RNA sequence: GCCGCCUUAGCUCAGCCAGUAGAGCACCACCAUGGUAAGGUGGGGGUCGUAAGUUCGAAUCUGACAGGUGGCUCCA
Numbered sequence: 001g002c003c004g005c006c007u008u009a010g011c012u013c014a015g016c017c018a019g020u021a022g023a024g025c026a027c028c029a030c031c032a033u034g035g036u037a038a039g040g041u042g043g044g045g046g047u048c049g050u051a052a053g054u055u056c057g058a059a060u061c062u063g064a065c066a067g068g069u070g071g072c073u074c075c076a
Stems, first nucleotide, its partner, number of pairs: 001072007010025004019056001027043005049065002052062002
């Protein structure tokens, strides 16, 4: 340099056809216990990598850029 894949909550990851963003764990409160752990109920937490394009409408489609990862190639 070329090609592919990945980027969504603090972490690990879902999200079929474009139509109100989710789960588990973690965190907070409460319940429960003589007390703790486990357990139960509820809650907070998101520029969906960035800025654009298409569209009535984009996490989802398109190209660009950034970061990560793998392969190939060139130079030394």

Description
This is a predicted structure of a 76-nucleotide RNA (transfer RNA) from a Lactobacillales bacterium. Model confidence (mean pLDDT): 80 of 100. Lineage of the source: Bacteria > Bacillati > Bacillota > Bacilli > Lactobacillales. Rfam family: tRNA. It is annotated as a transfer RNA.